[in-house]
Molecule: c-di-GMP-I riboswitch aptamer
Organism: Gemmatimonadota bacterium
RNA sequence: AUCCGAGAAAGGUAAACCUCGGGAAACCGAGGGGCACAAAGCAACGGGUCUAAUAACGUCGUAUGAAUUGACAUCAAGGUGCAAGAGCAUACGUUCAUGAUAGCCGGGCUACCGAA
Numbered sequence: 001a002u003c004c005g006a007g008a009a010a011g012g013u014a015a016a017c018c019u020c021g022g023g024a025a026a027c028c029g030a031g032g033g034g035c036a037c038a039a040a041g042c043a044a045c046g047g048g049u050c051u052a053a054u055a056a057c058g059u060c061g062u063a064u065g066a067a068u069u070g071a072c073a074u075c076a077a078g079g080u081g082c083a084a085g086a087g088c089a090u091a092c093g094u095u096c097a098u099g100a101u102a103g104c105c106g107g108g109c110u111a112c113c114g115a116a
Stems, first nucleotide, its partner, number of pairs: 004114002012037002017032006035103001041109002045106003048101003055095005063090003068084003072081003
């Protein structure tokens, strides 16, 4: 120096959860709190996982909707019903990161201590 990791030493970080804040969300930040961690330090290179704002597609279905129109039905008339307006709008659903996750895995960089 490298590898390695103890019933060592000095320390460190901080899960779930709670409060506040940011964000569409996943999630993140601060305070509290400790499950755990020898890289649970840094960093999205590869994979996995999470979210779906935007975008695209779909649907009168499990929904709602106007002016207006109709050579349709009905009425004495006004009107009412049905159809169009109409996947057009709202809502919903599906797909996809550019978003997130490093305490999911691998790889990369850096690092305290020194038993076997």